[in-house]
Molecule: c-di-GMP-I-GGC riboswitch aptamer
Organism: Dehalococcoidia bacterium
RNA sequence: ACCGACAAAGGCAAACCACUCGAAAGAGAGGGGCGCAAAGCCGCAGACCUACGGCCUCGUCUGAAGGGCGAAGCUAAGGAAGCUGGGCUGCCGAAG
Numbered sequence: 001a002c003c004g005a006c007a008a009a010g011g012c013a014a015a016c017c018a019c020u021c022g023a024a025a026g027a028g029a030g031g032g033g034c035g036c037a038a039a040g041c042c043g044c045a046g047a048c049c050u051a052c053g054g055c056c057u058c059g060u061c062u063g064a065a066g067g068g069c070g071a072a073g074c075u076a077a078g079g080a081a082g083c084u085g086g087g088c089u090g091c092c093g094a095a096g
């Protein structure tokens, strides 16, 4: 250095619950504990999630225009590091 023990000391915290924020995906803090040797940090590549807004079309209301309401399609700003790679950093030390 690789590596990772029924080791020691510690660490993190899935689902779920209730609170706050958000259109949503999801996030924060609390409980909880499935798991984790990088489940520490970084959205860089791929995969994945989300349509508030924007574009467009249709339906409907209206005498028309304008507009209102409803819906389909496209668009990922956003999210996610506990999906796979990549980058940066790091505790402990049995066997090999």
Base pairs, nucleotide, nucleotide: 002096003093004092011036012035016031017030019028020027021026034082040088041087042086044085045084046083048079049078053075054074055073057071058070059069060068061067